[in-house]
């Protein structure tokens, strides 16, 4: 990298509506994005991890998606 398997959280809220749509309120972190501790470099800043923090994006019945884990090649 390709294929297979596993894989969490939070609304089946309210109004309008043919509607899976629009708006409002509430909420979630595990696509993506952003932030930083020690340390290092430097000289007014830089670099610097996560499943931590933010919630821009995304999501809140099921399905899809899904960080990450695993099997095969």
């Nucleotide at each position: 990298c390709a294929g297979g398997g596993g894989g969490a959280g939070a609304g089946u809220c309210u109004a309008c509506u043919u509607a899976c749509g629009u708006a409002g309120c509430g909420c979630c972190g595990a696509a993506g994005g952003a932030g930083c501790a020690a340390g290092c470099a430097u000289g007014c800043u830089g670099u610097g991890a996560a499943u931590c923090u933010c919630u821009c994006a995304g999501g809140c019945a099921a399905a899809c998606a899904g960080a990450c884990c695993u099997c095969u090649g």
Glycine riboswitch aptamer from uncultured Halobacillus sp., 73 nucleotides, folded computationally. The coordinates come from a structure-prediction model, not an experiment, and the mean pLDDT is 77. The sequence is in RNAcentral, with records from MGnify. The organism belongs to Halobacillus, within Bacteria.